[in-house]
The RNA shown here (glmS glucosamine-6-phosphate activated ribozyme aptamer) has 165 nucleotides and comes from Rubrobacter sp. It was read from a public genome assembly, where an Rfam model found it. Model confidence (mean pLDDT): 78 of 100. Rfam family: glmS glucosamine-6-phosphate activated ribozyme aptamer. Rfam classes the family as a riboswitch. Rfam links the family to the GO terms catalytic activity and regulation of gene expression.
RNA sequence: UAUUACUCAAGAGCGCCGGGCCUUUUCCUGGAGGUGGAAGAGGCGACGAGGUGGGGGUUUUUCGAGGCCUUCGGCGGGUGACCCCCCGGCUAUCGCGACGGUCGUAAGGGACGGCACAAAACGCGUGGGUGACCCCGCGACACAGAAACCGCUCCCAUGUCGUUU
Numbered sequence: 001u002a003u004u005a006c007u008c009a010a011g012a013g014c015g016c017c018g019g020g021c022c023u024u025u026u027c028c029u030g031g032a033g034g035u036g037g038a039a040g041a042g043g044c045g046a047c048g049a050g051g052u053g054g055g056g057g058u059u060u061u062u063c064g065a066g067g068c069c070u071u072c073g074g075c076g077g078g079u080g081a082c083c084c085c086c087c088g089g090c091u092a093u094c095g096c097g098a099c100g101g102u103c104g105u106a107a108g109g110g111a112c113g114g115c116a117c118a119a120a121a122c123g124c125g126u127g128g129g130u131g132a133c134c135c136c137g138c139g140a141c142a143c144a145g146a147a148a149c150c151g152c153u154c155c156c157a158u159g160u161c162g163u164u165u
Base pairs, nucleotide, nucleotide: 014076015075016074017073019072020044021043022042023041024040025039026038027037028036047064048063049062053086054085055084056083057082058081059080087104088103089102090101091100095163096162097161098160099159108156109155110154111153112151113150114149122139123138124137125136127134128133
């Protein structure tokens, strides 16, 4: 260094990178530096919050922060949405069953109001690297929005058939 096995932890702004930009080594050009060229080796390339009933299909999959050529561009993946199948909750009568409806275990939809909560970036500093850059610490319990949740608030939906009593 590679392969295999086992264990632990983490993980969808999650992984990778032949575009791009940047750094550097050797050689050539040149008085030298530089410029230019050739051959290599590296660096950057999404900051967190949030989100999964099982399977399949389709599709440019929620929220804000930062930045202002690069969080650009490419590829893969994905908990979003819709459709199908299966499973499950609810579907007003005392209960049960079937179909339909509506959702997904916090399990009917909408509106309104309330509510909790970041990390990077930035500054300073330690350390590593020739360097581009990278790790870590402090300022900082810094500063979000959506979702979820809550409601003596409102609106809408809550069906059909059968059976037992």